Background
A computed fold for a 476-nucleotide part of an RNA from a metagenome, annotated as small-subunit ribosomal RNA, 3' major domain. Its mean pLDDT, the model's own confidence on a scale to 100, is 84. Its Rfam family is "Bacterial small subunit ribosomal RNA".
[in-house]
Context: one part of a larger RNA
RNA sequence: UGACGGGGGCCCGCACAAGCGGUGGAGCAUGUGGUUUAAUUCGACGCAACGCGAAGAACCUUACCUGGGCUUGAAGUGCAGGUUGUAAAGAUCCGAAAGGUGAAUGACUCGCAAGAGAGCCUGUAGAGGUGCUGCAUGGCUGUCGUCAGCUCGUGUCGUGAGAUGUUGGGUUAAGUCCCGCAACGAGCGCAACCCUUGUCCUAUGUUGCUCAUAGCAAUAUGAGGUCUCUUAGGAUACUGCCGGUGAUAAACCGGAGGAAGGUGGGGAUGACAUCAAGUCAUCAUGGCCUUUAUGUCCAGGGCCACACACGUGCUACAAUGGCCGGUACAGAGGGAAGCCAAGCCGCAAGGUGGAGCAAAUCCCAUAAAAUCGGCCCCAGUUCAGAUUGUGGGCUGCAAUUCGCCCACAUGAAGGUGGAAUCGCUAGUAAUCGCAGAUCAGCAGGCUGCGGUGAAUACGUUCCCGGGCCUUGUACA
Numbered sequence: 001u002g003a004c005g006g007g008g009g010c011c012c013g014c015a016c017a018a019g020c021g022g023u024g025g026a027g028c029a030u031g032u033g034g035u036u037u038a039a040u041u042c043g044a045c046g047c048a049a050c051g052c053g054a055a056g057a058a059c060c061u062u063a064c065c066u067g068g069g070c071u072u073g074a075a076g077u078g079c080a081g082g083u084u085g086u087a088a089a090g091a092u093c094c095g096a097a098a099g100g101u102g103a104a105u106g107a108c109u110c111g112c113a114a115g116a117g118a119g120c121c122u123g124u125a126g127a128g129g130u131g132c133u134g135c136a137u138g139g140c141u142g143u144c145g146u147c148a149g150c151u152c153g154u155g156u157c158g159u160g161a162g163a164u165g166u167u168g169g170g171u172u173a174a175g176u177c178c179c180g181c182a183a184c185g186a187g188c189g190c191a192a193c194c195c196u197u198g199u200c201c202u203a204u205g206u207u208g209c210u211c212a213u214a215g216c217a218a219u220a221u222g223a224g225g226u227c228u229c230u231u232a233g234g235a236u237a238c239u240g241c242c243g244g245u246g247a248u249a250a251a252c253c254g255g256a257g258g259a260a261g262g263u264g265g266g267g268a269u270g271a272c273a274u275c276a277a278g279u280c281a282u283c284a285u286g287g288c289c290u291u292u293a294u295g296u297c298c299a300g301g302g303c304c305a306c307a308c309a310c311g312u313g314c315u316a317c318a319a320u321g322g323c324c325g326g327u328a329c330a331g332a333g334g335g336a337a338g339c340c341a342a343g344c345c346g347c348a349a350g351g352u353g354g355a356g357c358a359a360a361u362c363c364c365a366u367a368a369a370a371u372c373g374g375c376c377c378c379a380g381u382u383c384a385g386a387u388u389g390u391g392g393g394c395u396g397c398a399a400u401u402c403g404c405c406c407a408c409a410u411g412a413a414g415g416u417g418g419a420a421u422c423g424c425u426a427g428u429a430a431u432c433g434c435a436g437a438u439c440a441g442c443a444g445g446c447u448g449c450g451g452u453g454a455a456u457a458c459g460u461u462c463c464c465g466g467g468c469c470u471u472g473u474a475c476a
Base pairs, nucleotide, nucleotide: 001476002475003473004472005471007470008469009468010467011466012465013464015460016459019424020423021422022421023420026315027314028313029312030311031310032309033308034306035305042053043052064301065300066299067298068297069296070295077125078124079123080122081121082120083119088105093100094099108117109116110115128290129289131288132287133286137284138283139279140278141277142275149188150187151186152185153184154183155164156163157162168179169178170177194267195266196265197264199235200234201233202232203231205229209224210223211222212221213220214219238261241255242254243253244252245251317417321376322375323374324373325372326371333364334363335362338357339356343352344351345350383414388409389408390407391406392405393404394403430452431451432450433449434448435447436446
């Protein structure tokens, strides 16, 4: 100087408390361990591995296994030699395919020609490797933590390591600001500048909006720029104003005005360092290893196994509910090898059909909870839907291992869950549906979007993590 303390002081955080909803019990989905296996490819392991890499394993992917092939190789570069019935294309036969065999046919560029090139063959330098080492590395990332810290120049103090500044008194979300001070300044962080949302103004006026007319309506025609909205530009919030407290300061408390008030809400943004943290399997790369194989091609299988254990979820256990019928209201997205309307067929999944739309125009597309009416009457039920059977539909060369959906039948566990444990402070939790990426097909996951919409916070003694000052130390 740090680190540590079941030392002290001050302070903060859904850290506790106060509340609301879960997990832990059940069934299923998914990841992991373990076990099994020819293989169940590899990585990730407290927080910070375990719906993680994987925004989507039937083949492919695929790295694994079994079997069958190739050996300058699937792709690329250089050198030497050979080869014009050569390159290309490829009948036939073997084969699961890959691959092997190879009949008929049969070229191109430059050059007058000889020949050269391209291609092919042989040899070679080398190629290839998701082989090893993340403890040889780059790059990228997680974490502490959006915590308020981390440093430097000059000066001063100290023999020196170092100290001071950065400590102190207040204050703040903040090393934020004020005051004081042997310090005076500065840098990286904080804040602001960026995006979005909330209010207003100006501009814009179609495909959007409003009005009129016609029509049962869908809609059509015409007019308009007020309103909604679109997307550009601006305005607005600054403790600016008033009162109080305070050291006359910084600031804090209350108030006015205002759509909004004290960083308005949300996002992007992550200092110096830490964990030899993660990644050699995105990529790049040193070294090592391999070269008729650890490379490469193909078929089939596996990554989907199942006594069991754990994590993350979904669906429930019902009456604030279930079922049937009627009726209402979003936002954000996507669409051409695409989205697919009306109509018709089918109980349905779906089929048919073909209008419109490169989309504020058309389509996906009925939002669902909600609400109105009816039935159920507390039961393993008109709860719950696992499992299984049969029949069908769709995608795709192909759904057996191993896809999704529909109908009928079947109708398991489950009576609100032990010890323990998680999330959340407001348009949040809870609850309800919708969209998108990936994608032929496949979403209970993920990323977004809106609808309905709470309870509680006395307080900081305690648990956990962190910041500043101080103290002890046989630790570095």